[in-house]
RNA sequence: AUUUAUCUUCAGGGCAAGGUGCAAUUCCUGACCGGCAGUAAAGUCUGCGAGCUAAUGGCUGAUAUGGUGAAAUUCCAUAACCGACGGUAAAGUCCGGAUGAAAGAAGAUAUGA
Numbered sequence: 001a002u003u004u005a006u007c008u009u010c011a012g013g014g015c016a017a018g019g020u021g022c023a024a025u026u027c028c029u030g031a032c033c034g035g036c037a038g039u040a041a042a043g044u045c046u047g048c049g050a051g052c053u054a055a056u057g058g059c060u061g062a063u064a065u066g067g068u069g070a071a072a073u074u075c076c077a078u079a080a081c082c083g084a085c086g087g088u089a090a091a092g093u094c095c096g097g098a099u100g101a102a103a104g105a106a107g108a109u110a111u112g113a
Stems, first nucleotide, its partner, number of pairs: 002112001004110007017029003031093002033083002035048004043081002051059003063079005085096003
C1' cells in the first nucleotide's frame, strides 16, 4: 500500500404563536424539518435506503429564475414545491408497528498477494 471474509458499534429531523370547535400539534392563519452514496457543498439532479406490493420482480414525492465560477438544478439572492402505512376531528411534524429494519459510516480480527 492492498484483497477477501467474519464480527462489533453507530446510523432521521420537525407545528412556536394564534383562530374555529364539545373535541384538532390533524381544519384555518402561521411555524418548523430534511436519511445514505455520487457530483463544486443537493429534501427537489443520478442512484440507493425506508414505505407499498400481485414479491428472484414491480410501484413509489417535489424547482424555477438571476448571480459568481474552469466547474454548481448542489454555493449566494429571490420566489416556489414535496413528504409511506395504521390510529384519532382530516397529521411530513402527535401516538403506533419500531428496544424493529436499513442505505451506509467507522472500527476490530483473520486471511491472500